[in-house]
Molecule: transfer RNA
Organism: Mustela putorius furo
RNA sequence: GGGGAUGUAGCUCAAUGGUAGAGCAUAUGCUUUGCAGGCAUAAGGUCCCAGGUUCGAUCCCUCGCAUCUCCA
Numbered sequence: 001g002g003g004g005a006u007g008u009a010g011c012u013c014a015a016u017g018g019u020a021g022a023g024c025a026u027a028u029g030c031u032u033u034g035c036a037g038g039c040a041u042a043a044g045g046u047c048c049c050a051g052g053u054u055c056g057a058u059c060c061c062u063c064g065c066a067u068c069u070c071c072a
Stems, first nucleotide, its partner, number of pairs: 001071007010024004018055001026042006048064001050062003
């Protein structure tokens, strides 16, 4: 320098054109003498940035950024 992949909750990951979910973690309550475990509830994300398409974009397209990888 060129090709490819990924970017979503604190972490690991889904979803897919119709304002987003799971597991673990966190908080509260119940259970216990207490802890762990179990059960219930809650909080937590303008989906990497900027444009474009569309009635509508996390999703499709383009540029950029970051990480990983292949070739030279």